RNA sequence: UUAUCAAGAAAGGCCGAGGGAAUAGACCCUUUGACGCCUUAGCAACCCUUUCGCCAGAAUGAAGGUGCUACAUUCUACUUCCGUUUUUGCGGAGAUAGAUAA
Numbered sequence: 001u002u003a004u005c006a007a008g009a010a011a012g013g014c015c016g017a018g019g020g021a022a023u024a025g026a027c028c029c030u031u032u033g034a035c036g037c038c039u040u041a042g043c044a045a046c047c048c049u050u051u052c053g054c055c056a057g058a059a060u061g062a063a064g065g066u067g068c069u070a071c072a073u074u075c076u077a078c079u080u081c082c083g084u085u086u087u088u089g090c091g092g093a094g095a096u097a098g099a100u101a102a
Base pairs, nucleotide, nucleotide: 001102002101003100004099005098010040011039012038013037014036018029019028020027023077024076025075026074041069042068043067046065047064048061050059051058052057073097078094079093081092082091083090084089
């Protein structure tokens, strides 16, 4: 920089108090052992394999490089935006921040 982020996929061992990125609020997980680490298993298909194809692209697979396996990136916050509403609000879109891949 570009793309994606409401789908999908858990057991065992170790540890021992906080954890869900940061701030605030809400909600939730957690001594029936969370979070984290390791092993194994799995999910997905970004890179990738194979086939067709000039390319674009399509199909295919999962050996390898990553990633992931509570909750939507857990939700909200911001906007001279859109719909609705008297307003509050609700829904959508976008922005910011973040995560992952190339």